[in-house]
Record summary: This is a predicted structure of a 75-nucleotide RNA (transfer RNA) from Bdellovibrionales bacterium RBG_16_40_8. Rfam family: tRNA. It is annotated as a transfer RNA. From the family's description: Transfer RNA (tRNA) molecules are approximately 80 nucleotides in length.
RNA sequence: GCCCACAUAGCACAGGGGUAGUGCACACCCUUGGUAAGGGUGAGGUCGUGAGUUCAAGUCUCACUGUGGGCUCCA
Numbered sequence: 001g002c003c004c005a006c007a008u009a010g011c012a013c014a015g016g017g018g019u020a021g022u023g024c025a026c027a028c029c030c031u032u033g034g035u036a037a038g039g040g041u042g043a044g045g046u047c048g049u050g051a052g053u054u055c056a057a058g059u060c061u062c063a064c065u066g067u068g069g070g071c072u073c074c075a
Stems, first nucleotide, its partner, number of pairs: 001071007010024004018055001026042005048064005
């Protein structure tokens, strides 16, 4: 330099055009003499950045940034 994949909650990930979710973690409650385990409720997200398409974009398109992987040809 070229090619591919990935970027979503504190962490690990799902969702592939029509209300953003699961597990763990966190807060509160139930249970206990008290913990742990278990159960219930809740908080937490400008879906990497910017633009485009669309009635509508986390999802499709383009550019860029970051991370990981692959290639090392021609002149």